Glycine riboswitch aptamer from Lentzea sp. NBRC 105346, 91 nucleotides, folded computationally. The model forms 91% of the base pairs in the Rfam consensus.
[in-house]
RNA sequence: ACAACCCGAGCGGGAGAGACCCCGGACCAGCCGGGGCGCCGAAGGGGCAAGCCUCCCGCACACUCUCAGGCAGCGAGACCGCUCGGGUGAG
Numbered sequence: 001a002c003a004a005c006c007c008g009a010g011c012g013g014g015a016g017a018g019a020c021c022c023c024g025g026a027c028c029a030g031c032c033g034g035g036g037c038g039c040c041g042a043a044g045g046g047g048c049a050a051g052c053c054u055c056c057c058g059c060a061c062a063c064u065c066u067c068a069g070g071c072a073g074c075g076a077g078a079c080c081g082c083u084c085g086g087g088u089g090a091g
Stems, first nucleotide, its partner, number of pairs: 002091001005087009018037001020036006038071003044067001045065003051059002
């Protein structure tokens, strides 16, 4: 000095599901607020039967629940790629 790995930041990619019904406001429809029913899962959160563990306690998936969030656009978005900074460091 450097591979892999971890954390953070920036840029790019990034799915699913009612442009639903009623009321009010605005007003060509599309918008905003409230209520209702129907749905989605890839922020977060909960659960644990796969799996992991010193196989006890526990941990835990992109699985599951749908509390939260979301269902034109905007925005968000797990995850992936590149760059930068920090940590660690096989050899």
The sequence was found by an Rfam model in a public genome assembly.